[in-house]
RNA sequence: GGUGGAGUAGCCUAGAGGCCAAGGGCACCUGGUUUACAUCCAGAAGAUCGUAGGUUCGAAUCCUACCUCCACUACCA
Numbered sequence: 001g002g003u004g005g006a007g008u009a010g011c012c013u014a015g016a017g018g019c020c021a022a023g024g025g026c027a028c029c030u031g032g033u034u035u036a037c038a039u040c041c042a043g044a045a046g047a048u049c050g051u052a053g054g055u056u057c058g059a060a061u062c063c064u065a066c067c068u069c070c071a072c073u074a075c076c077a
Base pairs, nucleotide, nucleotide: 001073002072003071004070005069006068007067010026011025012024013023018057029043030042031041032040050066051065052064053063054062
């Protein structure tokens, strides 16, 4: 180089065209509980979905190119 897979909050992940201005868990923050910490309970905040285009009335989702990571790689070098 070629083939396949993946990229969504600080971390892990759900999602398969409209119910998603994106859900869950952990962490962080606030309050309660406690002498205090942990546990537990309640609440709040945080992702325009790798980047750029395209299709569509409508895209995290479909298409194209590129970037990053992982796996494989007969043949060629």
RNAcentral holds the sequence, with entries from ENA. The RNA shown here (transfer RNA) has 77 nucleotides and comes from marine bacterium AO1-C. The organism belongs to Cytophagaceae, within Bacteria. It matches the Rfam family "tRNA". By type it is a transfer RNA. About the family: Transfer RNA (tRNA) molecules are approximately 80 nucleotides in length.